[in-house]
Two RNAs folded together computationally: RNase P RNA and transfer RNA, 416 nucleotides in total.
RNA sequence: UGAGCCCGCCGGGCGACCGCGGUCGCAAGACCGAGGAAAGUCCGGACUCCACAGGGCAGGGUGCUGGGUAACACCCAGGCGGGGUGACCCGACGGAAAGUGCAGCAGAGAGCAGACCGCCGAUGGCCCGCAAGGGCACAGGCAAGGGUGAAACGGUGAGGUAAGAGCUCACCAGCGUCGCAGGCGACUGUGACGGCUCGGCAAACCCCACCCGGAGCAAGGCCAAGCAGGGACGCCGACGGCCCGUCGAUCGAGUCCCGGGUAGGCCGCACGAGCGCAUCGGCAACGGUGCGCCUAGAUGGAUGGUCGUCCUCGACAGAAUCCGGCUUACAGGCGGGCUCACAAC
RNA sequence: GCGGGCGUCGUUCAAAGGCAGGACCUCAGAUUUCCAUUCUGACGAUGCCGGUUCGAUUCCGGUCGCCCGCU
Numbered sequence: 001u002g003a004g005c006c007c008g009c010c011g012g013g014c015g016a017c018c019g020c021g022g023u024c025g026c027a028a029g030a031c032c033g034a035g036g037a038a039a040g041u042c043c044g045g046a047c048u049c050c051a052c053a054g055g056g057c058a059g060g061g062u063g064c065u066g067g068g069u070a071a072c073a074c075c076c077a078g079g080c081g082g083g084g085u086g087a088c089c090c091g092a093c094g095g096a097a098a099g100u101g102c103a104g105c106a107g108a109g110a111g112c113a114g115a116c117c118g119c120c121g122a123u124g125g126c127c128c129g130c131a132a133g134g135g136c137a138c139a140g141g142c143a144a145g146g147g148u149g150a151a152a153c154g155g156u157g158a159g160g161u162a163a164g165a166g167c168u169c170a171c172c173a174g175c176g177u178c179g180c181a182g183g184c185g186a187c188u189g190u191g192a193c194g195g196c197u198c199g200g201c202a203a204a205c206c207c208c209a210c211c212c213g214g215a216g217c218a219a220g221g222c223c224a225a226g227c228a229g230g231g232a233c234g235c236c237g238a239c240g241g242c243c244c245g246u247c248g249a250u251c252g253a254g255u256c257c258c259g260g261g262u263a264g265g266c267c268g269c270a271c272g273a274g275c276g277c278a279u280c281g282g283c284a285a286c287g288g289u290g291c292g293c294c295u296a297g298a299u300g301g302a303u304g305g306u307c308g309u310c311c312u313c314g315a316c317a318g319a320a321u322c323c324g325g326c327u328u329a330c331a332g333g334c335g336g337g338c339u340c341a342c343a344a345c
Numbered sequence: 346g347c348g349g350g351c352g353u354c355g356u357u358c359a360a361a362g363g364c365a366g367g368a369c370c371u372c373a374g375a376u377u378u379c380c381a382u383u384c385u386g387a388c389g390a391u392g393c394c395g396g397u398u399c400g401a402u403u404c405c406g407g408u409c410g411c412c413c414g415c416u
Base pairs, nucleotide, nucleotide: 001341002340003339004338005337006336007335008334009333010332012310013309014308015307016306017305018304020033021032022031023030024029035316039327040326042325043324044323045322046321047216048215049214050213054244055243056242057241059212060211061210062209063208064078065077066076067075068074079093080091081090082089083088094207095206099205100204101201102200116146117145118142119141120140123139124138125136126135127134128133154172155171156170157169158168159167173197175194176193177192178191179190180189181188182187220267221266222265223264229258230257231256232255233254235252236248237247238246274293275292276291277290278289279288280287281286311314346415347414348413349412350411351410352409355369356368357367358366363399371387372386373385374384375383392408393407394406395405396404
């Protein structure tokens, strides 16, 4: 200089006036007023009601190990596998020697394999020959080679054989069992033995381990105002897909239909697993302690407009119970750390 | 706020891991003096991006769009 990787952050600034929502105030007025994703609603919780949520089945979810956390499918650290020259990135990463199932086309054969081409034909058979022997490839043997396929039942070498083959042996790879060493563990290294190889798919059913009760702030509670009951079903309701069990009802509630009334207010609802700084423990996620700060709260639903000025001329987008994550969208910019290539010293 | 379903030729429906098919439409040809009907043939699609698998319309995740239900 060029190319790239990771982490963190900003996302128009300042001033004036007018306007809108909220809090305080008698008033004047003062103060506060969207985001990193407020989004998707994909996970996890808080909170509220239903039993302080009980047992079992069904159903659903998660799936290497250790830690963090209120919890998680999230985060951190590590292991293993894969990708990249590298910084680094990605992984639904338990079990296929529990069971069931699937594998089109091609191919001879596709799941306790298979003779299409090919090799052999020792043995038996047939033919030639006096014989030695030769020929045929009928029975039969062979998985070494070719070919098909995503996948063809270990690899190399030697022995062996009629030709071959873990048939035998050596080494290597892989699997299983039992040890030893390191590690909390996943796992790694190593030794002995074994059968000689036992394939793939569980984001197919399934098995194993762990987790999950249901509904949701229109939850739920309080106040005020108003009204008129009638009919059908029919014995249960809390209770949810089912059973058990508990509690409450045993003519009182439930569901539906017709009719009548209301169309208001308050709480929940903004102090919270909160934010900032310092410090301590920890590799880190995170946790402890101290000090400081208060930061929207609507209910037809508030953030806008004008002017001045500056710059790099401004993207995606806007709260509706709250919080922790994930995912997705995003013009442009800032800071830090690192890698590779080339060049110079 | 909560929950469910769907996306396949231009249109409407199939395919439930193994060559994406049918009907209508369009186009061409045949039949007819011409048109219609009829017959034959052709063109034409899995919303998008990833993953699992030898192989994905199908299974899984994300995203976009549409429809429906409850309160």